[in-house]
RNA sequence: GCCAGUGUAGCUCAGGGGUAGAGCAACUGAUUCGUAAUCAGUAGGUCGUCGGUUCGAAUCCGACCUCUGGCUCCA
Repeated sequence: GCCAGUGUAGCUCAGGGGUAGAGCAACUGAUUCGUAAUCAGUAGGUCGUCGGUUCGAAUCCGACCUCUGGCUCCA
């Protein structure tokens, strides 16, 4: 340099046009003499950035950026 993939909650991931979710973690409460465990609940998101398509975009299209893998390598 070329090709492909990846980016969503603090972490690991799902969701592939029509209200953004799960597990773990965090916080609050119950239980306990107390802690842990268990149970109930709460909070946490400009869905990498910018633009386009659409009545409507996390989702489709383009460019760019991050990371991963593969290919090539002469000056």
A computed fold for a 75-nucleotide RNA from Deinococcus peraridilitoris DSM 19664, annotated as transfer RNA.
Rfam family: tRNA. Rfam classes the family as a transfer RNA. Its family is annotated with triplet codon-amino acid adaptor activity in the Gene Ontology.
A source record names the gene tRNA-Thr-CGT-1-1.
RNAcentral records the identical sequence in 2 taxa.